Annotation:
SAM riboswitch aptamer (S box leader) from Anaerolineales bacterium UBA6128, 125 nucleotides, folded computationally. The sequence was found by an Rfam model in a public genome assembly.
RNA sequence: CUCUUAUAAAGAGGGGUGGAGGGAUCGGCCCGACGAAGCCCCGGCAACCUGGGACAGCGCGAGGCACGCCGCGCGUUCGAGGUGCCAAUUCCGGCAGAUGGCUCGAUCCAUCUGAAAGAUGAGAG
Repeated sequence: CUCUUAUAAAGAGGGGUGGAGGGAUCGGCCCGACGAAGCCCCGGCAACCUGGGACAGCGCGAGGCACGCCGCGCGUUCGAGGUGCCAAUUCCGGCAGAUGGCUCGAUCCAUCUGAAAGAUGAGAG
C1' cells in the first nucleotide's frame, strides 16, 4: 500500500512546549490567542487481538453415562500486555429507496432504512 472481515448514538483529563490552525475530503455547522495542529510527561477510557488466572457463582451449548452426576467449550468476571482512543452520533449532510407533511404537481422539509467513503482492530498478500 492492497484485499477480506468486525465495530461504531456509550466512555475518557491535566501540565509543558509550540505558535494558527483543526474537525479525512466537498457543502454546512462547530472548536481555536480564555491558545489550534504537532511533539513530550503524567493520567484515564475500553472496541479488537494476545497470552494468563479463577472455573467460585450464574447462563448457554454439545458429549459421556451407572440417570444422578461428570468433565469440556463459550459468555459473564479479574488483572496484564499490544494497538487504538480521550468536543459535538464517523458533528450533520452528500448516493439510493421508503414513509409522512405542504402541494394540482414539481420543488422543499422531516423521519427511517441501506449503500458509498473514511476511522479503528484482526487476518492475509

The coordinates come from a structure-prediction model, not an experiment, and the mean pLDDT is 76. Rfam family: SAM riboswitch aptamer (S box leader). Rfam's curators write: The SAM riboswitch is found upstream of a number of genes which code for proteins involved in methionine or cysteine biosynthesis in Gram-positive bacteria. The organism belongs to Anaerolineales, within Bacteria.